A computed fold for a 352-nucleotide RNA from a Candidatus Omnitrophota bacterium, annotated as Bacterial RNase P class A. The organism belongs to Candidatus Omnitrophota, within Bacteria. The coordinates come from a structure-prediction model, not an experiment, and the mean pLDDT is 77. Its Rfam family is "Bacterial RNase P class A". It is annotated as a ribozyme.
RNA sequence: AGGAGUGACCUGGUGUUCGCUCACCAGAUUUUCUGGUGGGAGGAAAGUCCGGACUUCUGCAGGGAAGGUGGUUCCUAACAGGAACAGGUAGCAAUACCUGGAAAGUGCCACAGAAAAUACACUGCUUACUAUAUAUAAAAAUAGUAAGCAAAGGUGAAAAGGCGAGGUAAGAGCUCACCGGUUCUCUGGUAACAGAGAACGCAAGGCAAACCCCACCUGAAGCAAGGUCAAGUAGAACCAAUGGGUUCCCUGCCCCAAAAGGUUCGGGUAGACCGCUUGAGUCAGAAGGCGACUUCUGACCCAGAUGAAUGAACACCUAAAACAGAAUCCGGCUUAUAGGUCACUCCUAUUU
Numbered sequence: 001a002g003g004a005g006u007g008a009c010c011u012g013g014u015g016u017u018c019g020c021u022c023a024c025c026a027g028a029u030u031u032u033c034u035g036g037u038g039g040g041a042g043g044a045a046a047g048u049c050c051g052g053a054c055u056u057c058u059g060c061a062g063g064g065a066a067g068g069u070g071g072u073u074c075c076u077a078a079c080a081g082g083a084a085c086a087g088g089u090a091g092c093a094a095u096a097c098c099u100g101g102a103a104a105g106u107g108c109c110a111c112a113g114a115a116a117a118u119a120c121a122c123u124g125c126u127u128a129c130u131a132u133a134u135a136u137a138a139a140a141a142u143a144g145u146a147a148g149c150a151a152a153g154g155u156g157a158a159a160a161g162g163c164g165a166g167g168u169a170a171g172a173g174c175u176c177a178c179c180g181g182u183u184c185u186c187u188g189g190u191a192a193c194a195g196a197g198a199a200c201g202c203a204a205g206g207c208a209a210a211c212c213c214c215a216c217c218u219g220a221a222g223c224a225a226g227g228u229c230a231a232g233u234a235g236a237a238c239c240a241a242u243g244g245g246u247u248c249c250c251u252g253c254c255c256c257a258a259a260a261g262g263u264u265c266g267g268g269u270a271g272a273c274c275g276c277u278u279g280a281g282u283c284a285g286a287a288g289g290c291g292a293c294u295u296c297u298g299a300c301c302c303a304g305a306u307g308a309a310u311g312a313a314c315a316c317c318u319a320a321a322a323c324a325g326a327a328u329c330c331g332g333c334u335u336a337u338a339g340g341u342c343a344c345u346c347c348u349a350u351u352u
Base pairs, nucleotide, nucleotide: 001348002347003346004345005344006343007342008341009340010339012317013316014315015314016313017312018311020040021039022038023037024036025035026034027033028032042323046334047333049332050331051330052329053328054222055221056220057219059253060252061251062250063249064248066218067217068216069215070214071085072084073083074082075081086099087098088097089096090095100213101212105211106210107207108206109205122153123152124149125148126147127146128145129144130143131142132141161179162178164176165175166174180202181200182199183198184197185196186195187194188193226274227273228272229271235265236264237263238262239261243256244255245254281300282299283298284297285296286295287294288293
């Protein structure tokens, strides 16, 4: 200097004038108005995917279903999140991605190929017999029949572990050595696993984001939750094996209730307030930890609208633009996205 990898930050600022809204204070002519002080839309506010906080529903027991997660250990309120590590794959590397079980069972694998998992032999190899030709015959060749083989070749993502030697009629873990596999023991590690040794010829593809098996987890509904005040009329019919009791289903016992509860039809009222923002909060320091993070101390308060506030104009600075607007709140994930900045790491070339 060039190329690459990982992580993080900003998302306009300052001033003047006017406008909107919330909290507090003061005054007044107190339906409300005036003045002062302070605050007012994101890194994703989006998606509603995951987890919770919070709110309401609570008699017990048994059985069943449904859903979610998936290497190990730790962090967290919790999680399908995060950190570290283990194994595998890709890359020169920094790094990135993946992760229970195929020996419990069932199922699928197009095309090609003889054959796709108890695997029928296409081209073939070996032995025996018969026939052809014949000169006494043999050898060799061709064809047929019977038996043996799966080593060589072909197809494919994958074909009964690989390579070398011996052995055989020809072959084959048939035998041996090495590698691979399975089991056991020892050492290291909390563990997943790693290393070493021994024994055994050893089950033989892939798919579980196929059904399934194993381990662990899960009550339901949701701020239109839930609560308070105000207003208001017109009831009628039906249900007893009814209705309700944790709102997935079934069963049993128990409790409430006799129009209590529920279903259908019809009618009336529908305004205000709370929930509502102090939070598993932010910032700084110290200690502990490889790290995620934890503990302690101190400082700070940083939107609460409700047909829906958080804006407009001018001037200057300037890189100022994309994606885009809070509605109970928080922790994650995913998606959209212009421009700028910072730190560390890897590779190549050159110089010192």
It was read from a public genome assembly, where an Rfam model found it.